[in-house]
Context: one part of a larger RNA
RNA sequence: UGACGGGGGCCCGCACAAGCGGUGGAGCAUGUGGUUUAAUUCGAUGCAACGCGAAGAACCUUACCAGCCCUUGACAUGGGGGUCGCGGGCGCCGGAGACGGCGUCCUUCGGUUCGGCCGGACCCCGCACAGGUGGUGCAUGGCUGUCGUCAGCUCGUGUCGUGAGAUGUUGGGUUAAGUCCCGCAACGAGCGCAACCCUUGUCCUCAGUUGCCAUCGGCUCGGCCGGGCACUCUAAGGAGACUGCCGGUUAUAAACCGGAGGAAGGCGGGGAUGACGUCAAGUCCUCAUGGCCCUUAUGGGCUGGGCUACACACGUGCUACAAUGGCGGUGACAGAGGGCAGCGAAGGCGCGAGCCGGAGCUAAUCUCCAAAAGCCGUCUCAGUUCGGAUUGCACUCUGCAACUCGCGUACAUGAAGUUGGAAUCGCUAGUAAUCGCUGGUCAGCUAUACAGCGGUGAAUUCGUUCCCGGGCCUUGUACA
Numbered sequence: 001u002g003a004c005g006g007g008g009g010c011c012c013g014c015a016c017a018a019g020c021g022g023u024g025g026a027g028c029a030u031g032u033g034g035u036u037u038a039a040u041u042c043g044a045u046g047c048a049a050c051g052c053g054a055a056g057a058a059c060c061u062u063a064c065c066a067g068c069c070c071u072u073g074a075c076a077u078g079g080g081g082g083u084c085g086c087g088g089g090c091g092c093c094g095g096a097g098a099c100g101g102c103g104u105c106c107u108u109c110g111g112u113u114c115g116g117c118c119g120g121a122c123c124c125c126g127c128a129c130a131g132g133u134g135g136u137g138c139a140u141g142g143c144u145g146u147c148g149u150c151a152g153c154u155c156g157u158g159u160c161g162u163g164a165g166a167u168g169u170u171g172g173g174u175u176a177a178g179u180c181c182c183g184c185a186a187c188g189a190g191c192g193c194a195a196c197c198c199u200u201g202u203c204c205u206c207a208g209u210u211g212c213c214a215u216c217g218g219c220u221c222g223g224c225c226g227g228g229c230a231c232u233c234u235a236a237g238g239a240g241a242c243u244g245c246c247g248g249u250u251a252u253a254a255a256c257c258g259g260a261g262g263a264a265g266g267c268g269g270g271g272a273u274g275a276c277g278u279c280a281a282g283u284c285c286u287c288a289u290g291g292c293c294c295u296u297a298u299g300g301g302c303u304g305g306g307c308u309a310c311a312c313a314c315g316u317g318c319u320a321c322a323a324u325g326g327c328g329g330u331g332a333c334a335g336a337g338g339g340c341a342g343c344g345a346a347g348g349c350g351c352g353a354g355c356c357g358g359a360g361c362u363a364a365u366c367u368c369c370a371a372a373a374g375c376c377g378u379c380u381c382a383g384u385u386c387g388g389a390u391u392g393c394a395c396u397c398u399g400c401a402a403c404u405c406g407c408g409u410a411c412a413u414g415a416a417g418u419u420g421g422a423a424u425c426g427c428u429a430g431u432a433a434u435c436g437c438u439g440g441u442c443a444g445c446u447a448u449a450c451a452g453c454g455g456u457g458a459a460u461u462c463g464u465u466c467c468c469g470g471g472c473c474u475u476g477u478a479c480a
Base pairs, nucleotide, nucleotide: 001480002479003477004476005475007474008473009472010471011470012469013468015464016463019427020426021425022424023423026319027318028317029316030315031314032313033312034310035309042053043052064305065304066303067302068301069300070299073129077128078127079125080124081123082122083121084120087106088105089104090103091102092101093100094099109119110118111117131294132293134292136290140288141287142283143282144281145279147277152191153190154189155188156187157186158167159166160165171182172181173180197271198270199269200268202239203238204237205236207234208233211229216226217225218224242265245259246258247257248256249255321420325379326378327377328376329375330374337368338367339366342361343360347356348355349354386417391412392411394409395408397406433456434455435454436453437452438451439450
């Protein structure tokens, strides 16, 4: 100087407390451990691994296993020889396919000093080499997590100290903040904080193939047509909030409390933004890369299987156990997104999944599109008109192909479950809770996941003694 203390002081944070809803019990989904297996590919392992890499494992993916094949190789550059457009379509044979063999058709390269001379492609040969999701994240780059959006981390000069170092950065107030003020052997500065950026809340201007009968007319009544940008909206620019004004408290300071005006008030809400560093944290399976290893195999191709196994254990979720509910009817109101190998309307068929159909749309124009909680009726407390697992049977769709191993539909079947031990998690407001909608990946889907969007919409916070994490000062130390 740090680190640590079941030392002290001060102060924060959904840290506790006060509340609301969960997890832990059930069924299922998903990940992991374990076990099993020819293989169940690999990585991630307290917080900070476990719906994580994977924003899509039937083949492919795929790295794993079995079997069958290839060896200059699926891919790159260079040499020699040969063929010539390259290439593509169809058919036959062997085979699980990769692959091997045969036939047929279409096409018949560019430059040219006309020389197989140059370029280009394919085949053969041999060698340099290719290739490796093989090992090492404790050799690395890059990227990322975490403490933590915590308020800290440092430097120059000066001063003090033999020196390590100290001072500044401590102190008195204050703040979300090393934020600001005052004081002070310090005076300044940098990286962080804040602001500048995006979005949302109010208004104005500009603009009108969305919106409006607001105003006028027409009508097969629909902003449908004429017409018009007032309003809504859209998207460009601007205004607006700064403790600016008033009162009080305080050191007359910084600031805090109350008030006015205002759409908004003291950081208005949300996002992006992550200092010096810590954990030899994570990743050699994104990529890059040192040295090591394999080279007729640890490389490459294919078929099939596996990653989907199942006595069990754990994590994360979904659905429930019901009446604030189930079922039937009714049919009102969003926002944000996607769409050309796509979204697919009207109309028709089917109980339904879906099918036929094909208008319109490269989309404020067409379409996905139906929002759901809501409202009305019924059921009357029961393992039920709760709950939907499981199983049977019949179908639908995608795809070369749904046996291992896809989603969906109809009918039948109706399991556990009556609110969950010890323990434990989230959340302070348009939040929790609850309700549906959309998207990426994607042929299809195991999505209850993930990323967003809007609808309805609470309760509680006395307080800081205690638990956890953190900041500053101080003290002890046999630790570095």